[in-house]
Molecule: Bacterial RNase P class A
Organism: Sandaracinaceae bacterium
């Protein structure tokens, strides 16, 4: 150089001028006042102000509010093993099978000996297997001199051919009329024990002529987890709910209606209750709100995810939504230099000059996972060169 694979980081810096959201701190003025001080305005002076993904909003949880006296259905999710965690479908470690020369990677990997269901087309048969063409045995018609051959017929054969995604274990040998786990070795399967693992499994030994063909991303069956909405959750403080009309349905039950947010049983409450018309309030409000399964460092257990422990640090809280502009330097990358230094060369440094820096913007908060993107750094194969 070229391909590629998994991780790791980094995401400009500092100064100056103009601005923007909070904080917190002075002065000014203006309201209230229970005289202590608070509210609101302008202005200064200090500090603070996106992200590795803030994204999509797929999974898990914290938090908040409805619901929560039991039973049952259904319904969803997740599936090879252990393990980690607040949890989780992430994650980590390992089994099985698969791809890649490799570095490293996939896996919708539970059961088909509970049950039902399906397997197109093609083919004689698609699951209680099948005789199409072939092989073989017997019988006859007929040709022939004979061996024999054709044809029909009645029966054996799954070892060849043919169909097909799949034909009921494979390879060989003996055996047979021809054949066939029909018998033997081998391979492979069942089932039973031995060792090794916590386990998924592995290995090794018996034994059984092989029974169990696929599909559960077909229905289903087994094991485990599962109440519902989300901060526009939800508290408070203000403001309103004032008096009316019209119909329907109920009024001690054969009960209208609500509640137990899927649904059924049950249990409670129950004199009102639904819809229309109509009238009347409706804040640049307070809190939730950012200190948390927190961050970062160094010790220790572990392969590892992650645990323990200590020390240390506070780091946006907007709500039409701030976090910006621009100029100087300096700091990285790349490019160019008939150029300057080292070096026999590869090739490496200084120097000058111009470009370039992407993807994207918090909106209660974490832990994942996807997906977007700009550079360096390790690793693999190749291929050239010293």
């Nucleotide at each position: 150089g070229g391909a590629g694979c998994g991780g790791c980081c980094c995401a400009g810096g500092u100064g100056g001028u103009c601005g923007c959201c909070g904080g917190c701190u002075c002065g000014c003025g203006u309201c209230g006042u229970u005289c202590g001080c608070g509210g609101c305005g302008c202005g200064g002076a200090c500090g603070g102000g996106a992200g590795g993904a803030a994204a999509g909003u797929c999974c898990g949880a914290g938090c908040u509010c409805c619901a929560c006296a039991g039973g049952g259905c259904a319904g969803g999710a997740u599936g090879c093993c252990a393990g980690c965690u607040a949890a989780c479908g992430c994650c980590u470690g390992g089994u099985a099978g698969g791809g890649g020369u490799g570095a490293c990677c996939c896996u919708c990997a539970g059961g088909a000996a509970a049950g039902u269901g399906c397997c197109a087309c093609a083919g004689a048969g698609a699951g209680u297997a099948g005789a199409c063409c072939g092989c073989c045995g017997c019988g006859u018609c007929g040709c022939g001199a004979g061996a024999g051959c054709c044809g029909c017929g009645c029966g054996g054969u799954a070892a060849g051919g043919g169909u097909g995604a799949a034909a009921g274990g494979g390879u060989g040998a003996g055996g047979u009329g021809a054949g066939a786990g029909c018998u033997c070795a081998c391979c492979g399967g069942g089932c039973c024990g031995g060792c090794g693992g916590u386990a998924a499994c592995g290995u090794c030994g018996g034994u059984c002529g092989c029974a169990c063909g696929g599909c559960a991303a077909a229905c289903c069956c087994c094991a485990u987890c599962u109440g519902g909405a989300g901060c526009a959750a939800g508290a408070c403080c203000g403001a309103a709910u004032a008096g009316g009309g019209a119909a329907g349905c109920g009024c001690u039950a054969u009960c209208a209606g609500g509640a137990c947010g899927g649904c059924c049983c049950g249990u409670c409450c129950g004199a009102g209750c639904u819809u229309c018309c109509g009238g009347g309030u409706u804040g640049u409000g307070u809190c939730g709100c950012u200190c948390g399964a927190g961050g970062u460092c160094c010790g220790u257990g572990g392969u590892g995810a992650c645990g323990c422990g200590g020390a240390u640090c506070c780091u946006a809280g907007a709500u039409g939504a701030a976090u910006g502009a621009u100029c100087a330097c300096c700091a990285c990358u790349c490019g160019c230099g008939c150029g300057c230094c080292g070096g026999u060369g590869a090739c490496g440094g200084a120097c000058g000059c111009g470009a370039g820096a992407a993807c994207a913007g918090a909106a209660c908060u974490c832990g994942g996972c996807u997906u977007a993107c700009g550079a360096g750094c390790c690793c693999u194969c190749c291929g050239a060169c010293c």